RNAcentral holds the full RNA, with entries from ENA, Greengenes and SILVA. Predicted 3D model of a 350-nucleotide part of an RNA (small-subunit ribosomal RNA, central domain) from an uncultured organism. It matches the Rfam family "Bacterial small subunit ribosomal RNA". The coordinates come from a structure-prediction model, not an experiment, and the mean pLDDT is 89.
Context: one part of a larger RNA
RNA sequence: CUGGGCGUAAAGCGCGUGCAGGCUGUUCAAUAAGUUGGGCGUGAAAGCUCCCGGCUCAGCUGGGAGAGGUCGUUCAAUACUGUUGGACUAGAGGAUGGUAGAGGAAGGUGGAAUUCCGGGUGUAGUGGUGAAAUGCGCAGAUAUCCGGAGGAACACCAGUGGCGAAAGCGGCCUUCUGGACCAUUCCUGACGCUCAGACGCGAAAGCUAGGGUAGCGAACGGGAUUAGAGACCCCGGUAGUCCUAGCUGUAAACGAUGUGAACUUGGCGUCGGUGGGAUUAAAUCCAUCGGUGUCGUAGCUAACGCGAUAAGUUCACCGCCUGAGGACUACGGCCGCAAGGUUAAAACUC
Repeated sequence: CUGGGCGUAAAGCGCGUGCAGGCUGUUCAAUAAGUUGGGCGUGAAAGCUCCCGGCUCAGCUGGGAGAGGUCGUUCAAUACUGUUGGACUAGAGGAUGGUAGAGGAAGGUGGAAUUCCGGGUGUAGUGGUGAAAUGCGCAGAUAUCCGGAGGAACACCAGUGGCGAAAGCGGCCUUCUGGACCAUUCCUGACGCUCAGACGCGAAAGCUAGGGUAGCGAACGGGAUUAGAGACCCCGGUAGUCCUAGCUGUAAACGAUGUGAACUUGGCGUCGGUGGGAUUAAAUCCAUCGGUGUCGUAGCUAACGCGAUAAGUUCACCGCCUGAGGACUACGGCCGCAAGGUUAAAACUC
């Protein structure tokens, strides 16, 4: 040095971009660095293994032989790896023509509903609950009609439907903009995969500054319930929820399943293409590519289950785990305005 693992037992970074590093398609030639073989040199003594001997044996010890190397040098081999040069097209990328989509940003705009304000009608209740009460209401509420204001969210369509790397994204219109898929097989010719560090994105809550505030609503006040009620229920209600600019950087950030590639019987749905057949035109049908589901073969699994979207069979690279508690902690470092985040022990106990 070599182990076994990571869906649920400990263990996949929340997600991406990507330098270094690791790994890297088919083929020809050269080279001979790695690699392989031979020769020579060297590999002190002790030690190790074997043989022989000395203490009555053994330990111990004397002698001999051998093994022992990322070693040096030289000759040779050329499959693989490397390097150099050439070629290729199956990976990757581009081009052309199409397609679907809540992908993102900005601006504009619409209707329903809640609340509030003004006015009309109208009169004694209303509201709320398991039952009530607080609350609101003769200063005219609730109900109902008309008008107005403002904020937030977009019913139906809507679908184990779609899009996005994830977080996430849903009225309608416009502008700007990212990605994906299909067809053609036209071009480039390995340009690729993964990725420590780094950089970026990152729900909700929270923080800073300025706005905004309809509804909801931590805290808080009140009414109930109750032995009590710091709660569940009810009436109110401030931060917040919304917008702009910045910070925070965490979640059961979950498929509790890293990314990429290849291979391995099938059935049934669904979304987006393409080709064929069918048709007046479609649909049903067949084939195929890409997504998304479900059931299941082999196989795997402790079982549950997974099963071409693998947890099957393999390869490349990264991350992580190594008994429970102490401890998603302390100290220190770094980051943050703070809240805190990140990295991360030990004593001790079992």